Molecule: Lysine riboswitch aptamer
Organism: Litchfieldia salsa
RNA sequence: AGUGAAGAUAGAGGUGCAAGCUUCAAUAGUAAGCAAUAUGAGGAGGAUGAGCUCCGAUGACGAUUGCCUAAAGGGGAGAUUGCCGAAGUAAAGGAUGACUCACUACAUUCUUUGCUGGUUCUGUGUUUAAGAAAUGCAGAAUUGUCAAGGUAUUAUAUCUUGGAGAGCUAUCUCACGA
Numbered sequence: 001a002g003u004g005a006a007g008a009u010a011g012a013g014g015u016g017c018a019a020g021c022u023u024c025a026a027u028a029g030u031a032a033g034c035a036a037u038a039u040g041a042g043g044a045g046g047a048u049g050a051g052c053u054c055c056g057a058u059g060a061c062g063a064u065u066g067c068c069u070a071a072a073g074g075g076g077a078g079a080u081u082g083c084c085g086a087a088g089u090a091a092a093g094g095a096u097g098a099c100u101c102a103c104u105a106c107a108u109u110c111u112u113u114g115c116u117g118g119u120u121c122u123g124u125g126u127u128u129a130a131g132a133a134a135u136g137c138a139g140a141a142u143u144g145u146c147a148a149g150g151u152a153u154u155a156u157a158u159c160u161u162g163g164a165g166a167g168c169u170a171u172c173u174c175a176c177g178a
Base pairs, nucleotide, nucleotide: 002176003175004174005173007172008171009170010169011168014084016083017082018081019080021078022077023076024075033067034066035065036064037063042055043054044053045052046104048102049101050100051099087116088115089114090113091112092111093110094109095108096107097106117143118142119141120140121139122138123137124136125135126134127133145163146162147161148160149159150158151157152156
């Protein structure tokens, strides 16, 4: 020289990723509320079962008509902030929430393991109010990076094939070492 260490620091990819803020569309003339009409016995506390509490013939739940009328999650745009496994997703497990117990669904969050370099499009499934958007699987295109090979005007450019971010580039540290 080089090899090893998921070493340390700083960077690159680009319609790059994410968060909160502002605003817009949609959700929706929907839910809820009020009034009237007719009916007539159950109803509420996430679904189910049991319990408990509350409301109900002074009319429950539901229905029709009229008046009035939202919001959250998700999405577009803008500037800002933090970043480059940024972030996302699948499975398993734990914690919290809503009257109690059982069980289950949902929401938030944590841990472990796996997958995805980034972006876009198509098909299909899931979620959703949704032809939006997200996401699993499959395919295609494009782009950055490294490796192998080819060509040339040879510190570079370009073409073909392939790999994955525990990657790539630069500098440094430690250990081994000619």